Context: one part of a larger RNA
RNA sequence: UGACGGGGGCCCGCACAAGCAGCGGAGCGUGUGGUUUAAUUCGACGCAACACGAAGCACCUCACCUGGGUUUGACAUGCACCUGCAAGCUGGUGAAAGCCAGUCGCCUUCGAGGGAGGUGCACAGGUGCUGCAUGGCUGUCGUCAGCUCGUGUCGUGAGAUGUUGGGUUAAGUCCCGCAACGAGCGCAACCCCUGCCCGAUGUUACUUGUGUCAUCGGGGACUGCCGGUGUUGACACCGGAGGAAGGCGGGGAUGACGUCAAGUCAGCAUGGCCCUUACGCCCAGGGCGACACACACGCUACAAUGGGGGGAGGAAUGCGCCGCGACCGCGCGAGCGGAAGCAAAUCGCCAAGACCCCUCGUAGUGCAGAUUGGGGGCUGCAACUCGCCCCCAUGAAGGCGGAGUUGCUAGUAACCGCGUGUCAGCAGAGCGCGGUGAAUACGUACCCGGGCCU
Numbered sequence: 001u002g003a004c005g006g007g008g009g010c011c012c013g014c015a016c017a018a019g020c021a022g023c024g025g026a027g028c029g030u031g032u033g034g035u036u037u038a039a040u041u042c043g044a045c046g047c048a049a050c051a052c053g054a055a056g057c058a059c060c061u062c063a064c065c066u067g068g069g070u071u072u073g074a075c076a077u078g079c080a081c082c083u084g085c086a087a088g089c090u091g092g093u094g095a096a097a098g099c100c101a102g103u104c105g106c107c108u109u110c111g112a113g114g115g116a117g118g119u120g121c122a123c124a125g126g127u128g129c130u131g132c133a134u135g136g137c138u139g140u141c142g143u144c145a146g147c148u149c150g151u152g153u154c155g156u157g158a159g160a161u162g163u164u165g166g167g168u169u170a171a172g173u174c175c176c177g178c179a180a181c182g183a184g185c186g187c188a189a190c191c192c193c194u195g196c197c198c199g200a201u202g203u204u205a206c207u208u209g210u211g212u213c214a215u216c217g218g219g220g221a222c223u224g225c226c227g228g229u230g231u232u233g234a235c236a237c238c239g240g241a242g243g244a245a246g247g248c249g250g251g252g253a254u255g256a257c258g259u260c261a262a263g264u265c266a267g268c269a270u271g272g273c274c275c276u277u278a279c280g281c282c283c284a285g286g287g288c289g290a291c292a293c294a295c296a297c298g299c300u301a302c303a304a305u306g307g308g309g310g311g312a313g314g315a316a317u318g319c320g321c322c323g324c325g326a327c328c329g330c331g332c333g334a335g336c337g338g339a340a341g342c343a344a345a346u347c348g349c350c351a352a353g354a355c356c357c358c359u360c361g362u363a364g365u366g367c368a369g370a371u372u373g374g375g376g377g378c379u380g381c382a383a384c385u386c387g388c389c390c391c392c393a394u395g396a397a398g399g400c401g402g403a404g405u406u407g408c409u410a411g412u413a414a415c416c417g418c419g420u421g422u423c424a425g426c427a428g429a430g431c432g433c434g435g436u437g438a439a440u441a442c443g444u445a446c447c448c449g450g451g452c453c454u
Base pairs, nucleotide, nucleotide: 007454008453009452010451011450012449013448015444016443019408020407021406022405023404026300027299028298029297030296031295032294033293034291035290042053043052064286065285066284067283068282069281070280073123077122078121079120080119081118082117083116085115088103089102090101091100092099093098107113125275126274128273129272130271134269135268136264137263138262139260141258146185147184148183149182150181151180152161153160154159165176166175167174191252192251193250194249196219197218198217199216200215201214202213206209222246225240226239227238228237229236230235302401306360307359308358309357310356311355318349319348320347323342324341327338328337329336330335367398372393373392374391375390376389377388378387414436415435416434417433418432419431420430
């Protein structure tokens, strides 16, 4: 000077408390440990690893295993020599890759060149090791209010002061005071979305001139006004008016100096080391999908504010030509056969819950849907290992969950569905979108994390 204390003072945060819905019990999905395996590729490990890298494991991906092959190589550049020559086609062998044999076309200045092949060399190649050699990027403390510098002053010095103190704030925010006076990185503001108003434009809507709406531009909020309080000042707080909106209106983007030898050599780049008929490369099949167990994140339930049947009605974000596909026909259905429109405010994908009527009557049930048998549909070269969906049958555990533990303060939680990226196909996950729409906060002693002074 820091850090730490079951030292003190002051103060914050869904940190506790007050509430609501959960998890921990069941079945299933996914990740991980463990075990198994020829292989179950690798990484991530308290918070900050475990629906994480995976925004899509049947082949591919793929890094793993078994087997078959290959050696200037699947890919780049250069040198020397050789070859009328590749590719393509045909045949043989084969699981394929590959190997073997045959055949053949081009321009031409007959030197060769373009391009290609072969031999040899230099090299290529490596998801092989080291994130304790690194760049870059990221997580975390933490959107916390802090971290520093110049000059001056003080101290032998490390260093201090400034940054402490009194008030105040979400804030080192601002004010006052002060051997300090200033400044920088942070805070705030400038940026984007949203709530109100105005204007301009307008092949979407209502239906012919408006404006819901869309796009663009502007206005509006600043403690500006009034009252009160802290000292009459500065600054701030409390209440009120007006207003669509107040005292940071709501949300986002934005992450200071640094910490964890944090994470990543498997995204990429890269030093060093290592392998070079192989630790490189190609291919077939298998594996990453195993299963006595254990944990993590979820989905669906255990029912009557519910299940089933019928009816009537209103989203938003987005996406669409190898696509979205209305509508018609066939099928119980997944879907199939036709097919209009739409490169889309124009056409299409396109809601669910809630609401109304009927039914069920507390039962492992007309709850719940796992599992299994049978039949079918779709994608794809191919669904055995190992995809998704439909129908019939089967109907398991489960009667609200121990210790413990998570999220959330408002259009939030909870409930409900929809879209989208990935993607041939496959979403219980991720990221978004709208619909319905609460309860509670006395308070800061306590648990956790953090800030300032001592």
A computed fold for a 454-nucleotide part of an RNA from an uncultured bacterium, annotated as small-subunit ribosomal RNA, 3' major domain. It matches the Rfam family "Bacterial small subunit ribosomal RNA". Its family is annotated with structural constituent of ribosome and ribosome in the Gene Ontology.